[in-house]
This record gives sequence, structure tokens and C1' cells, in this order.
RNA sequence: AGGCCUUUAGCUCAGGUGGUUAGAGCACAGUUCUUAUAAAGCUGGGGUCCGCAGUUCGAGUCUGCGAAGGCCUA
Repeated sequence: AGGCCUUUAGCUCAGGUGGUUAGAGCACAGUUCUUAUAAAGCUGGGGUCCGCAGUUCGAGUCUGCGAAGGCCUA
């Protein structure tokens, strides 16, 4: 210098051919059970989907320019 991949909840990740309410597990809070804890069950909180633009009636999803991380080539 060139190419490719990843970025979504505190963590690990899903999200079909763009379609109307953004999800799962773990973690956290409450609660049931227990003498108490753990385990198990139930309920709940938590997201500007990496940023800025663009396309579109509609973008987590498509396009452009960037950012961070990783891999390959030179």
C1' cells in the first nucleotide's frame, strides 16, 4: 500500500429475499420454594443495532465515506 471479515443488551451471539413490537442464553433486580444459601420456577429492568450520509413508502438488513478489532498479500 492492496484485499477480506467482524461490530446488535453488562458478556457470548441470532436476526430469511428490506416489511412495521429488535430477540435468545448467561449475568443483574424482585419473587416462590428453603431454617438459611445454592439449585430450580416465575416476573421485571436494561438497546439511538459502531458513526455520518444516501437509496426507499419503509433500513439491524442495501450503497458510499469513516472508526475500532482481526486475517491475508505486498

Notes:
Predicted 3D model of a 74-nucleotide RNA (transfer RNA) from a Patescibacteria group bacterium. It matches the Rfam family "tRNA". The family's RNA type in Rfam is transfer RNA. It was read from a public genome assembly. Its mean pLDDT, the model's own confidence on a scale to 100, is 81.